[in-house]
Molecule: small-subunit ribosomal RNA
Organism: uncultured Parcubacteria group bacterium
RNA sequence: UAGAGUUUGAUCAUGGCUCAGGAUGAACGCUGGCGGCGCGCCUAACACAUGCAAGUCUAUUCCCCCGAUUUAUCGGGGGAAGGCAAACGGGUGAGUAACACUUUGGUAACCUACUCUCGACUUGGGCAUAACUCUGCGAAAGCGGUGAUAAUACCCAAUAGUUAUGGGGGGACGACAAGUCAUUCCCAUACAAAGAUUUAUCGGUCGAGAAGGGGCCUAAGGCCCAUCAGCUUGUUGGUAAGGUAACGGCUUACCAAGGCUAUGACGGGUAGCUGGUCUGAGAGGAUGAUCAGUCACAUCGGCACUGAGAUACGGGCCGGACUCCUACGGGAGGCAGCAGUGAGGAAUUUUGCACAAUGGGGGAAACCCUGAUGCAGCGACGCCGCGUGAUCGAAGACGCCCUUCGGGGUGUAAAGAUCUUUUCUAGAGGAAGAUUUUGACGGUACUCUAGGAACAAGCAACGGCUAACUUCGUGCCAGCAGCCGCGGUAAUACGAAGGUUGCAAGCGUUAUCCGGAAUCAUUGGGCGUAAAGCGCCUGUAGGUGACUUUGUAAGUCUCUUGUUAAAUUCCAGUGCUCAACAUUGGAAAUGCAGGGGAUACUACAAGGAUAGAGAAAGACAGGGGUAGAUGGAAUUCCCGGUGUAGCAGUGAAAUGCGUUAAGAUCGGGAGGAACACCACUAGCGAAAGCAGUCUACUGGGUCUUUUCUGACACUGAGAGGCGAAAGCGUGGGUAGCGAAGGGAUUAGAUACCCCCGUAGUCCACGCCGUAAACGCUGGAUAUUAGGUAUAGGGAGAGUCGACCCUUUCUGUACCGUAGCUAACGCGUUAAAUAUCCCGCCUGGGAAGUACGGUCGCAAGACUAAAACUUAAAGGAAUUGACGGGGACCCGCACAAGCGGUGGAGCAUGUGGUUUAAUUCGACAUUAAGCGAAGAACCUUACCAGGGCUUGACUUCUAGAGAGUCUUUUGAAAAAAAGAUGUGCCUUCGGGAAUCUAGAAUCAGGUGUUGCAUGGCCGUCGUCAGUUCGUGGCGUGAGCUGUACGGUUAAGUCCGGAAACGAGCGUAACCCCUGUUCUGUGUUGUAUUUCUCACAGAAGACUGCCGGCGUAUAGUCGGAGGAAGGUGGGGACGACGUCAGGUCAGCAUGACCCUUUGACGCCCUGGGCGACACACGUGCUACAAUGGCUAGUACAAAAGGACGCGAAGCCGCAAGGUGGAGCUAAUCCUAUCAAAACUAGUCUCAGUUCGGAUUGGAGUCUGCAACUCGACUCCAUGAAGUUGGAAUCGCUAGUAAUCGUAGGUCAGCCAUACUACGGUGAAUACGUUCUCGGGUCUUGUACACACCGCCCGUCAUGUCAAGCGAGUUGGUAGCACCCGAAACUCUCUGCUUCGGUAGAGGACUACGGUGAGACCAGCGAGAGGGGCAAAGUCGUAACAAGGUA
Repeated sequence: UAGAGUUUGAUCAUGGCUCAGGAUGAACGCUGGCGGCGCGCCUAACACAUGCAAGUCUAUUCCCCCGAUUUAUCGGGGGAAGGCAAACGGGUGAGUAACACUUUGGUAACCUACUCUCGACUUGGGCAUAACUCUGCGAAAGCGGUGAUAAUACCCAAUAGUUAUGGGGGGACGACAAGUCAUUCCCAUACAAAGAUUUAUCGGUCGAGAAGGGGCCUAAGGCCCAUCAGCUUGUUGGUAAGGUAACGGCUUACCAAGGCUAUGACGGGUAGCUGGUCUGAGAGGAUGAUCAGUCACAUCGGCACUGAGAUACGGGCCGGACUCCUACGGGAGGCAGCAGUGAGGAAUUUUGCACAAUGGGGGAAACCCUGAUGCAGCGACGCCGCGUGAUCGAAGACGCCCUUCGGGGUGUAAAGAUCUUUUCUAGAGGAAGAUUUUGACGGUACUCUAGGAACAAGCAACGGCUAACUUCGUGCCAGCAGCCGCGGUAAUACGAAGGUUGCAAGCGUUAUCCGGAAUCAUUGGGCGUAAAGCGCCUGUAGGUGACUUUGUAAGUCUCUUGUUAAAUUCCAGUGCUCAACAUUGGAAAUGCAGGGGAUACUACAAGGAUAGAGAAAGACAGGGGUAGAUGGAAUUCCCGGUGUAGCAGUGAAAUGCGUUAAGAUCGGGAGGAACACCACUAGCGAAAGCAGUCUACUGGGUCUUUUCUGACACUGAGAGGCGAAAGCGUGGGUAGCGAAGGGAUUAGAUACCCCCGUAGUCCACGCCGUAAACGCUGGAUAUUAGGUAUAGGGAGAGUCGACCCUUUCUGUACCGUAGCUAACGCGUUAAAUAUCCCGCCUGGGAAGUACGGUCGCAAGACUAAAACUUAAAGGAAUUGACGGGGACCCGCACAAGCGGUGGAGCAUGUGGUUUAAUUCGACAUUAAGCGAAGAACCUUACCAGGGCUUGACUUCUAGAGAGUCUUUUGAAAAAAAGAUGUGCCUUCGGGAAUCUAGAAUCAGGUGUUGCAUGGCCGUCGUCAGUUCGUGGCGUGAGCUGUACGGUUAAGUCCGGAAACGAGCGUAACCCCUGUUCUGUGUUGUAUUUCUCACAGAAGACUGCCGGCGUAUAGUCGGAGGAAGGUGGGGACGACGUCAGGUCAGCAUGACCCUUUGACGCCCUGGGCGACACACGUGCUACAAUGGCUAGUACAAAAGGACGCGAAGCCGCAAGGUGGAGCUAAUCCUAUCAAAACUAGUCUCAGUUCGGAUUGGAGUCUGCAACUCGACUCCAUGAAGUUGGAAUCGCUAGUAAUCGUAGGUCAGCCAUACUACGGUGAAUACGUUCUCGGGUCUUGUACACACCGCCCGUCAUGUCAAGCGAGUUGGUAGCACCCGAAACUCUCUGCUUCGGUAGAGGACUACGGUGAGACCAGCGAGAGGGGCAAAGUCGUAACAAGGUA
């Protein structure tokens, strides 16, 4: 020392991305009151107009001018000579990876003007020259000539010396050698000076010393790239000389051949360094503005001069580029000083004031100069401080916003009342900074008085992270976004408004740095499966290293000394009203260096010992290796015999072989390759790998003995060797197999299957050097429970011996404790606990790719990026779902049966088509005789036409009266006219209902959204499941319970079990029915009984017996019983799934339409009934188990007052007439129910089957049967002779078959639906297969869950990078050419002897030529990569992914 979001359906871990913090010389957007203190070209070291930034001294000298005074002289100004300064101060960061900087030392290898201290001296002479005068040339800059003159300018001489150089002598130390130390003496040579002014100073010269400043050397330290691995010839050293203040290859000559480098030379890129600054808990990381130290530079390059000091920012010379002036001959310039201008840029200030202070230069001083500095101006650029008012003031104004319409919010906020004056304005006073003066700042800070709430608030955010929410608009649009993500009609995520939150003269955004990030891990990470152990071994450097003794003291520890500039940071004070800021003192500065001590550990040196390691002796096992020899079985081929038509091959075939005799079979022969059985989670080897048998040579290992050596060890960067298969080269060999080819399969099939067959596979020699080279686990050592099996050896007991038993060493395999692990798992053969060494990793993709290099004959291998793109990719485990995975179980699921559908005609529904409309919905199962238990009008929602507009419906007001009837127009709605009449209740006030008119909210909508909803329903499924509490297990998601063994229709029950219990389901309770009993009894029965009806009760529970089973649960059989194992049927439908269905049953949010051509309402007519066609569900049939005719039996249940309707009569019939009875156990529908049964006929035909279609005639309902009803009679008499692929129902009173009734309803398109009874079968071996379901298990890259996921080519667009014929530019070096200025050297001339001029040599900047190297830009074209989107083709992977 803080974390959070984001991979998943959920979880843990890995891992990246992102956020919250701090900071800035910042910029941009919106906004802006004041003051203090700081800061202000980060880009073009780009170019610069103008002004200023370095002068000063007359107490050194000469001259000129002015003034005073007038002889002399004095003051001021100017020019020149001369002195000092101009090397400081100021700017910038281009270059520089270096002794440039920082720290520590050294200099016996050095210099130092001005300043300070001490000592000594300051003597005598001399020659010139500038300014000036006269004068020449030139546009100018400027350059000359003549004449004169002074000095503290210059020169000569003297003297001095503790100075310099050279020589000589003495002393001490030293084996009396080389030499070293402290010094001292003598000699020789060399070399000084300047005066001024007046009496006290300033100077000058020599010497010694100090302080401060500088030069040089050294040890260390601080960037990236090895895809830069070798570099170097003055290079490394020596000798001699030169040069320098000084050492030195600094330079030259000669000699030697060295020097640097994996502890990174050389090369490339980048960069001024430091104190410090920012961040961080720290270690670190990043940075080097302002301030301070240092270095470098001054338009670019080179060079020296002067000087104490420069190779000189505001000096010089030369060369280049640029700019300016010019009379074209020639000249001038250098803001990276302060201001300022242009340019560049996202971006950075005034051409200000003053030397008052601090400091600097000159001067004796006054003083002068000073864009250093002190101040002011501009800029919210930063830090700090203050203000924009304060106190009261409503259960709370207006406005605005929201609302459930009640209210709530803004909000004491405002208004209003009272108060204050920091700021502000005006006036007055007025500093410190200064000592005796001098104040730019500045009439500033500050103080006082007056005035008056007056002049002063914004910005961002409000989905989560992250404090803060509503409404409207928009509708995957517009837009937002730091990450996750938001937006497709109810957006807290866009835009606006109201409100809220945060900060506040600022607030946000962008950029950059640190942090979080333990995400490069020293502190402080990892590598079995997530990224990561080299394929294996040997071994060099390096790293590490067992016991013991002594010594040293390098590391280590301790004490101390010096240094670590100041500033900064920290602590304590002080001063500005506070703070920022300033200032005083202290601490600290973790570093480096010197000295004293300690000696455990490491190291070093010298000894000792034997445990590690190795050697020796004796045994042993083995597919260890190399070479040679040899064997049998099999395949193929060849020859011969026998023998005849096929063989071979497959899911099925075909290609292929065969009458020239195959295949089969027998015999003989050839050749190559591989070695059955033994044979094994057995053996050997470092790995790759190694297998018939024998022989030769040879490597390693194990055991026993404890004889020898004495740490000889471990690891191992580079390096070297070995290294499957495929491949390559040369030569051989070739039986089998087998990349090409052919045949199939298929939509295709460049595959899977089949046939054949070249290279190859084999041998020898050489190369390649890679594999899922895997235990996905580097090597070594030590420690830490065991058990089992097995291979090789030893010991013991026992035995005649073998087997066996106990124990031990070395291997191999499994299980398992502790421990570890994200989990899976590992577990003495560790993935445990520790130590040492090596290798490797740091999100996914691009990519193991490009470029470069090395290797290779090639193929290719090794090394190895980036741009760009992306928020994940990946691991383990969990729950589901799925599988052309597995096991078990169930179901009319199959099978076994019976009957159908699919073919025909018709009915009905749907699609399609058509139409003015054919209203709408329902679409696999779970739509389609469904909504619709009944469309002629109505219904009705659709279409055409005609009408209405507060409306068909609600409320209020006013008025009227109801109502009924008639006539006219009209298709009707409706309109007009007329007639008749005064209704109902009443508490007598009136009210209800109706009509008309008006008004206002509004009504109305079968319009949209079933993906906004409620309710209801379908389906999985009457399948047996689905959950919870407590406990337990697991880091967790989760698991357990609910798994297992039995059993059941059942998670039904039992046993056992880390579970024990419980809920919803199952079962039971409920209804109907079957038997009996009891009670009651009409309308049933003639009557008790009985039947029947109603109500209640009993009965069935595996209760009893036997077998099986575990002693259970249960199951099989039996008895009894009306009924036997749920007796039969019904109702009843768990958690949930399908965004299943329904806004058109109803309800309902939101949206939409509504004043005259409505998406509302009324009416007439039409449509929902169409018809080439397709599908579903049904009816009737195809006939003799039948049709027809005649006769004869037996039900149940239901309905009936706007009703059922009898008898009788009429009609062939539908029906008519009639009206009894019945509000129903009474009457009616309803008769004799039909099939059945008994007779007769038909005799296998498109029929006496079948009845469609059509014609005619009628009946009934109803305002109305044309579109469009049903029924009846007569006539007509179609298809159809049992139905392809396929498919449906049913397990017993069931299927099949027969009729009956009901609802809806005027009637009916009903063959539908719902019920009722009659007759009444067949079959089930069984669970292999199909479908569906349940449980367990397994795999998974699926979770929208296989209708899943997902790969690659191609096509389109776009982006970045590589290649590329070339082309353009740059950088650094090499070779050669040219060679300015300057220095030095040589020679010559002149000289006032100080110098000067010229020529030459050497060196060299700039420039030129050439060949290469490297870097960058552009580039036709071609190749790959990323991304996008609903494209194309296939389906490679994930399940056994359909060929693992």